The prediction has a mean pLDDT of 83. Predicted 3D model of a 71-nucleotide RNA (transfer RNA) from a Nanobdellota archaeon. Its Rfam family is "tRNA". Rfam classes the family as a transfer RNA. From the family's description: Transfer RNA (tRNA) molecules are approximately 80 nucleotides in length.
Parts: sequence; C1' cells; structure tokens
RNA sequence: GCGACUAUAGUGUAGUGGCAGCACAAGGGACUGUGGAUCCCUUAGCCCGGGUCCGAAUCCCGGUAGUCGCC
Repeated sequence: GCGACUAUAGUGUAGUGGCAGCACAAGGGACUGUGGAUCCCUUAGCCCGGGUCCGAAUCCCGGUAGUCGCC
C1' cells in the first nucleotide's frame, strides 16, 4: 500500500427498511432478625460525517478504531 471482517446500555450479545430487545451489572422497593437467594419497578445504547428512502442500527459513499490476511 491492497483486501476481508467487526463496531448496538457500564459489560456480553440479538436485531436482513417500520416501537432497539435479552442477560449480567447499577439504583429503588417487597421478603428476611441480618445478609444471601427470590420477586417487582427504574436508569442507561445503535463509532463519526454525508447520501438514498415516506421511513435507516439495517442499504450506498467517505472517515475513525480494532482483528485477520496479502505484499
């Protein structure tokens, strides 16, 4: 230098154009003599910039970061 893949909540992950889900973690509550376990509730996220579309996490272009391969 070239190519492929990946980027979603604090962490790990699902989501092939129409409300962004799940688990753990965190906060509050119930239960308990205390704690743990269990149950209920809440908070928190689409890497960045543009384009297409009535509508984009999703499709297209460019960038950034990471992993792998080629040279």